[in-house]
Description: The RNA shown here (Lysine riboswitch aptamer) has 170 nucleotides and comes from uncultured Garciella sp. Model confidence (mean pLDDT): 80 of 100.

């Protein structure tokens, strides 16, 4: 350098069905009002924007649970730059998919805060805790060798590291 594992309520993916989203957004129509909306064209007195009442009435995105399935930087997120969608159309700003570069995170949980979202759900960052698997390094315990010293294994305890780390072969 190549192989092949290991951590644990371990990590996505996908499909089915369910709750919520919501009697919400959006359509008809009825009255009031009456010249705008808007970045521009298109639109508009045959009624913009608005408000009210009746009537109709969704859908992503997120989340549960089942089943398949691909896996252990699995994955998740920052930043930068890039293509593509999105609206009547063109910009523009969100925002979402994809790529490259480059940063951070060993997991997992609970608190708080900030972001996002309809939401007290959930995800994400950041901190604090508390548990876990690894390794070093320091003591004890038990066993083996050896019998001067020490030395391998397995285990208890404290401290600290980070996955480009650990282990096993080769």
């Nucleotide at each position: 350098g190549a192989u092949a594992g290991a951590g644990g309520a371990g990590c996505a993916a996908u499909u089915u069905u369910u709750a919520a989203g919501a009697g919400u957004a959006g359509g008809a129509u009825u009255g009031c009002u009456g010249a705008g909306a808007g970045g521009g064209c298109a639109c508009g007195a045959u009624g913009a924007a608005g408000c009210a009442g009746u009537u109709u009435g969704a859908a992503a995105g997120g989340a549960a649970a089942a089943a398949u399935c691909g896996c252990c930087g699995a994955a998740g997120u920052g930043u930068a730059u890039g293509u593509c969608a999105u609206u009547g159309c063109c910009a523009a700003a969100g925002u979402g998919u994809c790529a490259u570069a480059u940063g951070c995170u060993g997991g997992u949980a609970u608190u708080g805060a900030g972001c996002a979202a309809a939401a007290u759900a959930u995800g994400u960052u950041c901190a604090a805790u508390a548990c876990u698997g690894u390794c070093a390094c320091a003591a004890g315990u038990a066993u083996u060798c050896a019998u001067g010293g020490g030395a391998g294994u397995a285990u208890u305890u404290g401290u600290g590291g980070a996955g480009u780390g650990c282990u096993a072969u080769c």
RNAcentral holds the sequence, with entries from MGnify. It matches the Rfam family "Lysine riboswitch aptamer". Its family is annotated with lysine biosynthetic process in the Gene Ontology.